A computed fold for an 84-nucleotide RNA from Peptococcaceae bacterium UBA5752, annotated as c-di-GMP-I riboswitch aptamer. The source organism's lineage runs through Bacteria, Bacillati, Bacillota, Clostridia and Peptococcaceae. The prediction has a mean pLDDT of 84. Of the family's consensus pairs, 95% are formed in the model. It matches the Rfam family "c-di-GMP-I riboswitch aptamer". Its family is annotated with cyclic-di-GMP binding in the Gene Ontology.

[in-house]
RNA sequence: AAAACGAAAAGGCAAACCCGUUGAAAGAUGGGGACGCAAAGCCAGGGGUCUAAGGUCAAUAGACUAUGACAGCCGGUUGCCGAG
Numbered sequence: 001a002a003a004a005c006g007a008a009a010a011g012g013c014a015a016a017c018c019c020g021u022u023g024a025a026a027g028a029u030g031g032g033g034a035c036g037c038a039a040a041g042c043c044a045g046g047g048g049u050c051u052a053a054g055g056u057c058a059a060u061a062g063a064c065u066a067u068g069a070c071a072g073c074c075g076g077u078u079g080c081c082g083a084g
Base pairs, nucleotide, nucleotide: 005082006081012037013036017032018031019030020029021028022027035072041077042076043075046074047073048070049069050068054065055064056063057062
């Protein structure tokens, strides 16, 4: 110095739930709150999942559809510390 690994310390993030805002919804966001996380940083031109306003079909019920979302599902990419 690199790879694998994860003891400590420093610092970081923040699930569910509650309240406010926002959105058609999924969801996002601010505050509270911590289940957890070594990438729970970033990427939605890879796979997957959610929603279906608008659109198409349908007599209705409803079905399909992303140009809307999710990175704390997989994946890609960058990266902190250092005991053994």